Model confidence (mean pLDDT): 86 of 100. A computed fold for a 1481-nucleotide RNA from an uncultured bacterium, annotated as small-subunit ribosomal RNA. The RNAcentral record of the sequence draws on SILVA.
RNA sequence: CGAGUUUGAUCCUGGCUCAGGAUCAACGCUGGCGGCGUGCCUAAUGCAUGCAAGUCGCACGCGGGUCCUUCGGGAUGCUGCGUGGCGAACGGCUGACUAACACGUGCGUACCUGCCCUACCGUGGGGAAUACCGGCUGGAAACAGCCGACAAUACCGCGUACGCUCGCGGCUGUGAUGGUCGUGAGGAAAGCGCUUCGGCGCGCGGUGGGAGGGGCGCGCGGCCCAUCAGGUCGCUGGCGGGGUAACGGCCCACCAGGCCAUUGACGGGUCGCUGGUCUGAGAGGACGGCCAGCCAGACUGGGACUGAGACACGGCCCAGACACCUACGGGUGGCAGCAGCAAGGAAUCUUCCCCAAUGGGCUCACGCCUGAGGGAGCAACGCCGCGUGGAGGAUGACGGCUUUCGGGUUGUAAACUCCUUUUCGGGGGGAUGAUACAGACAGUACCCCCACAAUAAGCCCCGGCUAACUCUGUGCCAGCAGCCGCGGUAAGACAGAGGGGGCAAGCGUUGUCCGGAUUGACUGGGCGUACAGCGCGCGCAGGCGGCACAGUAUGUGCCCGGUGACAGCCCACGGCUCAACCGUGGGUCGCCCGAGUACACAGCCGUGCUGGAGGCAGGGAGAGGGUCGUGGAAUGCCCGGUGGAGCGGUGAAAUGCGUAGAGAUCGGGCGGAACACCAGCGGCGAAGGCGGCGACCUGGCCCUGACCUGACGCUGAGGCGCGAGAGCGUGGGGAGCGAACGGGAUUAGAUACCCCGGUAGUCCACGCCGUAAACGAUGUGGAGCCGGUGUUGGGGGGUGAUUGCGCCCCGCAGUGCCCAAGCUUACGCGAUGACUCCACCGCCUGGGAACUACGGCCGCAAGGCUAAAACUCAAAGGAAUUGACGGGGGCCCGCACAAGCAGCGGAGCGUGUGGUUUAAUUCGAAGCAACACGAAACACCUCACCCAGGUUUGACAUGCACCUGCACAACGGUGAAAGCCGUCUCUUUCGAAGGUGGUGCACAGGUGCUGCAUGGCUGUCGUCAGCUCGUGUCGUGAGAUGUUGGGUUAAGUCCCGCAACGAGCGCAACCCCUGCCCCGUGUUAUCUUGUGUCACGGGGGACUGCCGGUGUUGGACACCGGAGGAAGGCGGGGAUGAUGUCAAGUCAGCAUGGCCCUUACGCCUGGGGCGACACACACGCUACAAUGGGAGGGGGAGCGCGUUGCCAGGUGGUAACACCGCGCUAAUCGCCAGGACCUCCCGUAGUGCGGAUUGGCGGCUGCAACUCGCCGCCAUGAAGCCGGAGUUGCUAGUAACCGCGUGACAGCAGAGCGCGGUGAAUACGUACCCGGGCCUUGUACACACCGCCCGUCACGUCAUGGGAGUCGGGAACACCUGAAGUCCGUGGGGCAACCGCCGGAAGGUGGAGCCAGCGGCCGAGGGUGGGCCUGGCGACUGGGACGAAGUCGUAACAAGGUAGCCGUACCGGAAGGUGCGGCUG
Repeated sequence: CGAGUUUGAUCCUGGCUCAGGAUCAACGCUGGCGGCGUGCCUAAUGCAUGCAAGUCGCACGCGGGUCCUUCGGGAUGCUGCGUGGCGAACGGCUGACUAACACGUGCGUACCUGCCCUACCGUGGGGAAUACCGGCUGGAAACAGCCGACAAUACCGCGUACGCUCGCGGCUGUGAUGGUCGUGAGGAAAGCGCUUCGGCGCGCGGUGGGAGGGGCGCGCGGCCCAUCAGGUCGCUGGCGGGGUAACGGCCCACCAGGCCAUUGACGGGUCGCUGGUCUGAGAGGACGGCCAGCCAGACUGGGACUGAGACACGGCCCAGACACCUACGGGUGGCAGCAGCAAGGAAUCUUCCCCAAUGGGCUCACGCCUGAGGGAGCAACGCCGCGUGGAGGAUGACGGCUUUCGGGUUGUAAACUCCUUUUCGGGGGGAUGAUACAGACAGUACCCCCACAAUAAGCCCCGGCUAACUCUGUGCCAGCAGCCGCGGUAAGACAGAGGGGGCAAGCGUUGUCCGGAUUGACUGGGCGUACAGCGCGCGCAGGCGGCACAGUAUGUGCCCGGUGACAGCCCACGGCUCAACCGUGGGUCGCCCGAGUACACAGCCGUGCUGGAGGCAGGGAGAGGGUCGUGGAAUGCCCGGUGGAGCGGUGAAAUGCGUAGAGAUCGGGCGGAACACCAGCGGCGAAGGCGGCGACCUGGCCCUGACCUGACGCUGAGGCGCGAGAGCGUGGGGAGCGAACGGGAUUAGAUACCCCGGUAGUCCACGCCGUAAACGAUGUGGAGCCGGUGUUGGGGGGUGAUUGCGCCCCGCAGUGCCCAAGCUUACGCGAUGACUCCACCGCCUGGGAACUACGGCCGCAAGGCUAAAACUCAAAGGAAUUGACGGGGGCCCGCACAAGCAGCGGAGCGUGUGGUUUAAUUCGAAGCAACACGAAACACCUCACCCAGGUUUGACAUGCACCUGCACAACGGUGAAAGCCGUCUCUUUCGAAGGUGGUGCACAGGUGCUGCAUGGCUGUCGUCAGCUCGUGUCGUGAGAUGUUGGGUUAAGUCCCGCAACGAGCGCAACCCCUGCCCCGUGUUAUCUUGUGUCACGGGGGACUGCCGGUGUUGGACACCGGAGGAAGGCGGGGAUGAUGUCAAGUCAGCAUGGCCCUUACGCCUGGGGCGACACACACGCUACAAUGGGAGGGGGAGCGCGUUGCCAGGUGGUAACACCGCGCUAAUCGCCAGGACCUCCCGUAGUGCGGAUUGGCGGCUGCAACUCGCCGCCAUGAAGCCGGAGUUGCUAGUAACCGCGUGACAGCAGAGCGCGGUGAAUACGUACCCGGGCCUUGUACACACCGCCCGUCACGUCAUGGGAGUCGGGAACACCUGAAGUCCGUGGGGCAACCGCCGGAAGGUGGAGCCAGCGGCCGAGGGUGGGCCUGGCGACUGGGACGAAGUCGUAACAAGGUAGCCGUACCGGAAGGUGCGGCUG
């Protein structure tokens, strides 16, 4: 720091994804040790059990124990209970609530403060009770009541008191609730211990101060939703009171009507806040677990009491829910303390030890208490450290894996040798932590000794991103996957293995956060076409604001002070062996507060200025707006005349109109709407928009002048207004046009396009609607920044003497085109910016869902505005590039069409194919480019198929070992054959070589599979004229240029031009055949000779060379015509096939990787099949006849072939053929012509056409013609009378007609390949069909139009809206009821202290005061009620998304076959169609 992914490729936009770090984690596999940390994120769910707050005997009483005792009693905190004091408001836990002065930070003060520190003063004298206790009573219990005693540092009077409190007054002070002085009133106390009796210690009371702690108030700061926009009645303020420690509407009465809010009130959702933590370059984003500060809570809700402090976690009262006990009367309880249990959950620990240390409570102290704390335990949960050994060791061992069989790799790895002992284990010693006693941890850390390499390695990954590759298995299966994507028989992507890479006591996965993401952009983005400029204007708030001077000091800069807790972070040093961890010191901490200073800029206050803005004056143009009039042309209708059969309409028609007189034409009339020409890329308006002419009313703009005002300005969230067309309401109007609708056509259908009609509507008035491709897809205003050329309106100057009318120049305001710089992904923009800047507003943040739902606002409605989510996809896009395609365009070819000739398609037959059949009918070929194709020949063989018989080292190759001792040939037996069995021969002295056979092992063999693993070869586009490269240039790039353009050609053939210049593969030429001539040679041919023909070889000839014309730039290429010539403009034919396309064809011609079979999928043999036959197609043959058939006659070919061959000639046979046999190894001999032509017959007939089919008899080849060959003769004589739709070939020696040869071959030709003979017709032409070439255009295509793609319907899955309702949750409101409790009132009941009176006393009585009770306000909760917000379910219903091969059509993309799209309205199975207006994308 980036990378992958949209495309055939490219650039851009844009989303998704990955690599990093982190974690209170969990899960999977694995697991040696230690240190330091961390450990219920869920149910603030419920809790068994134990413990977590007590202590003081130096405040006091009693009981018990012990001791003493003179038996009366006394002593003793040793123990229990109680009174009393202090503590229990700390510490510990949790995060539910809370969006708040709760927190953070900085200020402020109307306040309080136990214990502690400090200063001063005081501590005198009395009284009445009471718990425990004793007695009695009730109760199951909890507990309660009555009676009787007694103590205090408990309680109550009295006295005294200050600088305390309150009232009043004086002085001071600008003033305050300030200071100070005086005066009146009020308010205190407690004792205990020790004592050397001096006192001391601990207490107690008052006052002041301090420290620390707290209360309250204020500024600023930090979440989401505006689909929450208005909220509020103690609400805002005042006066008076109450209350509090204290201010305050905190509370109350009265008065006023305020207060808060777009700088976001109110409401809803979510949430403890912070120091900090994680991440990040930073800015930022996310988080708030452990530790620390603050807040809040303690089963839920309410309440107060006590107290210095609480509205109180382990206190109280009430209500509620829950749980437990119960004798049913009533009670008890609150782990969000430590441990632990249940439950929930993916998930979170021991019912441990100790108060030794630190700290806390009580205490004079000793001490007691302390689940705070210190430790240990469990858990790889995290961080850090250590180990699982070190060195040597090659024949590179065995084994594994792989292999091209040589090897490679695992791999110095192991073995083996030497060494070491961290850790673990055994033994011994043994701490620091403590500053006297006291150590839980702990016999721990640490140290020493001993033994043994001994106790100790896994996990993930290896297609790209991303580091690491092979084999096997599997076969779109099983599976993988973070994204792109892998898997359909050779998978580096699945699974296993070997090997490798990465990390390591861990490794992976999942979740979450930040990063990458400049993908919310402050740093640091955008808006013409990718997402994005509001349809346009006016304008409140807000934001921003010209030139000059002076002041101020709010912003701003600087200096100083305060604060910014600790921890953390950074740096340095230090302590644990290091580190993690910890200690000490230093630094950082934007902000905030106070004091000062500067005055450039901004703000504010003030004074000026004229350049911005506005006004004024003089001119000017204009479809700017509104109202009222008015004009002609045209359509339609009505009346009349003429006239007489059609008109109208279309691609063609029909519906329609017309003899009841249409259409046409002439005259007259009515009515509505729109304004030809002028008219322009011209004008006006903010936009929508505006078009005959005139009048009236009215807005804006421009130019010139520089007279006036003096910044008065720009923008503009909300708001308000305007706003095409369609549409709506009411009332008019209605000629034409014309949604819907009716009819006619078209069509497979035609709810369309075309035609005939036609209603709303279109028009007017008034009122709504408020949308659009409302577009320049470009917000408004201002400034700056080259030019050229039109045009509209003013002005100025020049000129034609002047005017009219022109022309030229300058400048202003508009409106077009072209272009510089610059910008842009490109296209393009370019003073009318998309350039360079400023100000302000609006808007965007992947595609779909969705211009949707819900909610709200608006509307009469239609609907508009605002505007999501679930779910889903890995893209959706923009511009440009190369192709391909188009029922786009231009140019041009081809037997492509047309013009012709002959056919095919019908018949019979042959052949091939499909299909069917079969034991088998072997296999392949499949549109053109499979189908008389592989086959240039299926009786056996071929042969690959079927049936049957046999065989197993094999029919064939090579090697090894052993044996054999010869294979061969021949013969016999058996058999269908193959085969099996048997006999037999020759050579040699032995051995060996070689060879044969056998056995065994390697192996052979396979027409078995894959032409989608291949080589080679071939078909096809296409004998088409194309396909490329180097260098240069242009472009960010794909790529372009060259190769395009103007001509020309059969041709990218050539010429010219040109940022190209050259080159290669193709074209052409070179090669072969042929046409003319020449030369050389001369076998054959002939009776003979020579020449020619001829044959062979060589050469010449033709090149647009010559003439004329066209053409061209001053000469080009070339074309047209002509001459000459055997031949012309490539003379005719052949061979020759560019880059590539079709995964075209062929594993069965051959070769070949892989797979498969090996007594068989190999091999041999006999027989069968490939020849089947209800059909269908393809290629042919023969015909249907007289241009013919038959018979006879008849002259002349060429290419070729021939000695196991061609065969003359002769003979036999009707013939096929046979026999005899000449010649020929072939220009010598042979095969060897037919049609034409001549003569005769036939006479239009299914025939004397046609020959299928069948019967009979023969011939030939061959081992063998039954299945299944060819030929001959006789007989038989079928269909067929010229062929539907459609379709093929051919442009000249061609088609057609006629025969001949040849290959394979024993035999078999209707096929293939060749050969000659006879020998035509037609081509106007390129509109159309097919194919092709070049240029251009559009594109949503790129497996490329056999493409892409839309909507309904049907099926499945998923999420979601509506929905009669139904079930919850939440916050308020109204009314009723109303616990505890504070406060208020009352208080006839109750009462020891104080006071008065009576009494000797006990006591009585009255008063003050207090209390119960009762009443009232408030009040948790409960009840009732109507609404609000929100969620679950919901018959049915709406659309949506997704889902290899469903249905219907064809809407869109090429003019997509009716250009498309936008808004609206109507209609239609559906895409959609049509009307109106708009846009060009």